[in-house]
Order: sequence, then structure tokens, then C1' cells
RNA sequence: GAAGUUCGCCAGGCAGUCGCCGCGCGUACUCGUGCUGUGCGCGCGGAGGAAAGUCCGGGCCCCAUGGAGCAGGAUGCCGGCUAACGGCCGGACGCCGCGAGGCGAUGGAAAGUGCAACAGAAAACAAACCGCCGAUGGCCCGCGCAUGCGGGAUCAGGCAAGGGUGAAAUGGCGGGGUAAAAGCCCACCGCGGGACUGGCGACAGGCCCGGCACGGCAAACCCCAUCCGGGGCAAGGCCAAAUAGGGGAGCAAUGGCGUGGCUCGCGCCGCUCCCGGGUAGGCCGCUGGAGCGGCGCGGCAACGCGCCGCCAAGAUGAAUGACUGCCCGAUGUCCCUCGCGGGACAUCCGACAGAACCCGGCUUAUCGGCGAACUUCCCGC
Repeated sequence: GAAGUUCGCCAGGCAGUCGCCGCGCGUACUCGUGCUGUGCGCGCGGAGGAAAGUCCGGGCCCCAUGGAGCAGGAUGCCGGCUAACGGCCGGACGCCGCGAGGCGAUGGAAAGUGCAACAGAAAACAAACCGCCGAUGGCCCGCGCAUGCGGGAUCAGGCAAGGGUGAAAUGGCGGGGUAAAAGCCCACCGCGGGACUGGCGACAGGCCCGGCACGGCAAACCCCAUCCGGGGCAAGGCCAAAUAGGGGAGCAAUGGCGUGGCUCGCGCCGCUCCCGGGUAGGCCGCUGGAGCGGCGCGGCAACGCGCCGCCAAGAUGAAUGACUGCCCGAUGUCCCUCGCGGGACAUCCGACAGAACCCGGCUUAUCGGCGAACUUCCCGC
């Protein structure tokens, strides 16, 4: 210097004018006063790293709830962190990369059931398309008097080395062996079993035994282990009109209407007051919290502990915007310069995006820029 890997950070800046939401103070009106409300003035605060998707986990609230089990769902190597998690950190193993590093639902296939398209002879219990052999027993040919000898690849038969199909083909590779072959035999590797050593563990290492049996798929059913009650701030709580309706008391009237043949009785109809439920509306919940920052300590780390400091949106038709000037960056055009580079002008150029109870994560979107550590290659000393 080039190309990368991992982690972290920023997300245009400053000033002015107008406007919006919240809070505080002052003031005017409303009001008997206060509260509240409305207007005005001043001051302060006013989106994010993802506020998003609502995928996972928790706090909080209401309902339900004796215990256990079934069903259903989620998770799934080991250890740790955490309020909890399907998250994070550290490690093991496998795969990818020269490497820094990246990716992985990675328990069980000698409990059962099932699946494997196409191709292929054959896809789990056996099998042979091309092929190799044809030792052995026949057949044919030649030689020989003959036991027989030689040849053919022709029948039976033997084989799975090689080819071919497939995502996957019944351990791999080398040697011996054979008619040709084959764990048939041997070494190494793999696989299975055993004890040993190291490690909390996943696992690793060498040693001994076994000639190879037990193929693959569980993000197929399933088995095993662990976890899970339901609903969500429109949760939920409080205040509470007008109108209509409900309950009670009293007053007036002894009336009217209905029932009934009539009387009593019963019901309904008037006025006043009280009570309770619900609606409109309002308030709380509501933002001080598993909070943020700094320092120190423990830990490889995630994280934890201690001390100090800070308060930073809270709307509910739902605010956080618009304009102007200067600067920064980007793009385009032009000019100067051999070049590095510099200057002028222009730009409805400055990404993705918009809180709604709160928090921890994951995922997705994102112009451009900065920092740290590390890797590989090249050049110079």
C1' cells in the first nucleotide's frame, strides 16, 4: 500500500422567525372562595438504532386456580449469565475459508411405524445391466492307441475387482491371495466393545479386544428430557351528567283507568325527595425504571457488586413541523494546474424510518462516514 475479518460508534451542525404537544411560573376571565377550565406572556423539555415486524421472554393488571396425570405447544451438544428466554457469553464436535474467522434445531435410528421421486440390476435384504472368471462338471474342436494334453467362452456355475445410475450402493486404501474375486488373510485408517488417563462436562488421547455386524432420514410419525393456566393498558381502578328506565319514602287525591256482575282487594297513572347501576365525558394507570452515565473491584467473557452523579417525550384525531442564512458532506457542470490538488455555480441532494404501559432480546430496513484489534499478499528499509 492492496484485499479482507471481527467488534464498537455517528446518523448533518449552528443561529433566527413562525407554529404544535407537555410541564412550571405569572396574569386576565369564569367562581362567594378554592379546585378546575379557557386565553395571553415568559422559561424549560420534546422520537429511534431500529420507535418497525409483533416473532420470543418478563414486569404490571384482571380472571381462574387442592394435587397429579392426559392432550397440545415450544425447546433440544456442554458449562455459565439472567427476572426470564427460543437470548447472550465461553467451550466441544462437524462443515467452509490459505488465514483472521464464519455457519450448524448438534438428544435417541440394536422401542415401534414409515419414507427414499427420477435414474438404476438392486434403496434394507437382498440383488447383478455391462463386465471378470469359467478352477470344478458337461459340450464342441485339434492331437494321441490310451490314462490324457492343448484350445473355444459354449452350458451349468463362481465373483462383485472395474464401468455405469443415483443425494446416498453394503467399510476405505495398499499388500498378500485366487481361475477370477472377496476382511478370505495382514498393516494403517474408519467402525463397534472394554477398562485407563485428562477435563465439572460436552469431549479428547493413547492402549487392548473384535474381521465388520448395527446403511440414511426424527425441520417424518414417534420416544426421552426440560418448560408452559387464560387474557391483555380498549389490562384495570375512580368520579360521573342530560334523557330514559329501576328501588324506596313522603305528599296530594280517596280521583281516573284496568280486572270483576258488584263491593273489598290488586295493578297502573300525578308531585317532591333519597338510593343504586350503566352511558357520554373526565381523571388515574403514565413513565423514577431489571433506568442512564462515570469510576473502582471480581470474572477470559456474557455479567455481577460497590460508590458518586443525573432525570431525559408522555400525545389520545393523536404534538415533535415549516421557512431563511452560514457551515460540513455528496453529486453534476465549468475554470486553473503536467499532476497531486484547488476554486466557482447549481441541486423539492443528506439514508431507513415516526414513540402510544414498560423492559430484555431476535429479525427486518438503512445514503454515507469514523475508530479499534486482527488476517493474507505486495513493496521499501
Molecule: Bacterial RNase P class A